[in-house]
RNA sequence: GCCGAAGUAGCUCAAUUGGUAGAGCAGCGGUAUCGUAAACCGCAGGUAGUGGGUUCGAAACCCACCUUCGGCU
Repeated sequence: GCCGAAGUAGCUCAAUUGGUAGAGCAGCGGUAUCGUAAACCGCAGGUAGUGGGUUCGAAACCCACCUUCGGCU
């Protein structure tokens, strides 16, 4: 230098071929217990890597750039 993959909640990851952003763990509160943990119930947390474009509407499509990983030279 070229090719490919990935970037979504604190962490690990979903959401399909464009139509309300979700789960588990972690966190907080509660139930229960003599008490703690486990268990159960609930709450909070993300303008989706950045900037543009297409569209009535973009996490998803297009372009550029950034970061990480893999391959080729």
This is a predicted structure of a 73-nucleotide RNA (transfer RNA) from Microgenomates group bacterium GW2011_GWF2_47_9.
Its mean pLDDT, the model's own confidence on a scale to 100, is 82.
Lineage of the source: Bacteria > Bacteria candidate phyla.
The sequence was found in a public genome assembly.